The RNA shown here (SAM riboswitch aptamer (S box leader)) has 111 nucleotides and comes from Phytoactinopolyspora halophila. It matches the Rfam family "SAM riboswitch aptamer (S box leader)". From the family's description: The SAM riboswitch is found upstream of a number of genes which code for proteins involved in methionine or cysteine biosynthesis in Gram-positive bacteria. The SAM riboswitch acts at the level of transcription termination control. Gene Ontology term of the family: regulation of gene expression. It was read from a public genome assembly, where an Rfam model found it. The source organism's lineage runs through Bacteria, Actinomycetota, Actinomycetes, Jiangellaceae and Phytoactinopolyspora.
[in-house]
C1' cells in the first nucleotide's frame, strides 16, 4: 500500500507533560484555556485474529458457544449529520423519512 472479504443505531476515561487546535475531505453543526492535537502512565470497552469446547462438512467454503493471559482496535455526538442516485413525491424546488451507492475507519487476508 493496489486489491479482496467482514463489520460500522451497542459499549468503554482518569491522571501527568504539553499549550491551540480537533471531529479524514468539502459544507454544516459541534468539541476545545473549566485545556485541543501529540506523548506517557494507569484503567476500561469490545471480541476481528489467535486460544478453548461442541457440531457440521469436504471439490471449495463453515455454524454455535466460551474465556479475556496473547496480536490489533477502540473509549463526545449513529462513521456527529449531509455530499451522489432512487423511492415516498402526479409541475418544480427545499425539507423530512426510507433504501442503495461513494468515501472513510477497523480487522483479517494479500501482491
Nucleotide at each position: 500500500u493496489a486489491c479482496u472479504c467482514a463489520u460500522c443505531c451497542a459499549g468503554a476515561g482518569g491522571g501527568g507533560c504539553a499549550g491551540a487546535g480537533g471531529g479524514a475531505c468539502c459544507g454544516g453543526c459541534c468539541c476545545g484555556g473549566u485545556g485541543a492535537a501529540g506523548c506517557c502512565c494507569c484503567g476500561g470497552c469490545a471480541a476481528c485474529c489467535g486460544c478453548c469446547c461442541g457440531c457440521a462438512u469436504u471439490g471449495g467454503c463453515g455454524c454455535g458457544g466460551g474465556a479475556g493471559u496473547g496480536g490489533u482496535g477502540c473509549c463526545a455526538a449513529g462513521u456527529c449529520c449531509g455530499g451522489c442516485c432512487c423511492g415516498c413525491u402526479g409541475g418544480c424546488c427545499a425539507c423530512g423519512c426510507g433504501g442503495g451507492a461513494c468515501a472513510g475507519a477497523u480487522g483479517a487476508g494479500g501482491g